[in-house]
RNA sequence: AACUGAAAAAGGCAAACUUGUCGAAAGGCAAGGACGCAAAGUUAUGGGCCUAAUGUUGGAGAAAACGAUGGCUGCCAGACCGCCGGA
Numbered sequence: 001a002a003c004u005g006a007a008a009a010a011g012g013c014a015a016a017c018u019u020g021u022c023g024a025a026a027g028g029c030a031a032g033g034a035c036g037c038a039a040a041g042u043u044a045u046g047g048g049c050c051u052a053a054u055g056u057u058g059g060a061g062a063a064a065a066c067g068a069u070g071g072c073u074g075c076c077a078g079a080c081c082g083c084c085g086g087a
Base pairs, nucleotide, nucleotide: 003086004085005084012037013036017032018031019030020029021028022027035074041080042079043078045077046076047075048072049071050070055066056065057064
C1' cells in the first nucleotide's frame, strides 16, 4: 500500500417515534430516543426514489396534469478521506 471484519479494545454514528424550529412540500436542524451501522464519514458525479412552490397546460373558477431550479449518501454505484484488529 492493497485485501479482509473471526474474536477483542478504544471510541463513533443514530432508524422509528416525541418535542421545538425552518420550509409550500419532500425534507433539514436541535434535544430526547435506539432499529440498526465497519465507513450509517464526506461528496448529488451516474442511476434510483421523494416533493411540486414559482412556472406551463387546463378551465368561468376550482380541480387536475406536467415540471427541479428543491431534497434523500441509513437505496445502489463512483470519487475522496479515516479508527482498531487479522492474515
The prediction has a mean pLDDT of 89.
The RNA shown here (c-di-GMP-I riboswitch aptamer) has 87 nucleotides and comes from Paenibacillus catalpae.
NCBI's taxonomy places the organism under Bacteria, Bacillati, Bacillota, Caryophanales, Paenibacillus.
The sequence is in RNAcentral, with records from ENA and Rfam.
Of the family's consensus pairs, 100% are formed in the model.